Predicted 3D model of a 175-nucleotide RNA (Lysine riboswitch aptamer) from bacterium C-53.
The model forms 98% of the base pairs in the Rfam consensus.
RNA sequence: UAUAUGGAUAGAGGUUGCGCUUUUCAUCAGUACUUUUGCGGAUGUCGCAGGGGCAGAGGAAGGAAAAGGAAAGGGGACGGCGCCGAAAGAAAAUGGAGUCUGCAUCUGUUUUUUUGGGCAUGCUGCGAAGAGCUGCAUGACUGUCAUCCGAUAUGGGUGGGGCGCUAUCUGACUG
Numbered sequence: 001u002a003u004a005u006g007g008a009u010a011g012a013g014g015u016u017g018c019g020c021u022u023u024u025c026a027u028c029a030g031u032a033c034u035u036u037u038g039c040g041g042a043u044g045u046c047g048c049a050g051g052g053g054c055a056g057a058g059g060a061a062g063g064a065a066a067a068g069g070a071a072a073g074g075g076g077a078c079g080g081c082g083c084c085g086a087a088a089g090a091a092a093a094u095g096g097a098g099u100c101u102g103c104a105u106c107u108g109u110u111u112u113u114u115u116g117g118g119c120a121u122g123c124u125g126c127g128a129a130g131a132g133c134u135g136c137a138u139g140a141c142u143g144u145c146a147u148c149c150g151a152u153a154u155g156g157g158u159g160g161g162g163c164g165c166u167a168u169c170u171g172a173c174u175g
Base pairs, nucleotide, nucleotide: 001175002174006170007169008168009167010166011165014084017083018082019081020080021079023077024076025075033068034067035066036065037064039062043055044054045053046052047103048102049101050100087115088114089113090112091111092110093109094108095107096106097105116142117141119139120138121137122136123135125133126132144160145159146158147157148156149155
């Protein structure tokens, strides 16, 4: 002095990058539910089962009419905040809610593993849903790296992934 394995710092992909959240709007839905009236005449309900409750001849379930009439989850928009494995999924373990027990459901943490990103289409699951989300497959687009061709080129082909890529600093096996 160059630079390897490394370490540290700062960035880029998009204005439809990711996640959280206030407000607001539509949907959920004239649904659930409440009251009244008629019919009906013994069950109904608490996620499922056991157990145990609650309502019920002072009229259960179910049907009809009238009046009243939601909410949660999910979604759009304007903002705010945190970021670039942002974040999301799967499996296992474990805690909490619901509980008296088991299963299912929801949710938090840890470990392992998958995914560069958004979009469209088809299928599966969740969902009230022609919205949206999860997973899989396909398609083009986009960003990046490697490689090849080309050169008026930030152009074209192929392939790979985020534990990646770019920049700067540090840096020693080594030269």

Its Rfam family is "Lysine riboswitch aptamer". A reference for the family is Mandal et al. (2003), "Riboswitches Control Fundamental Biochemical Pathways in Bacillus subtilis and Other Bacteria", Cell.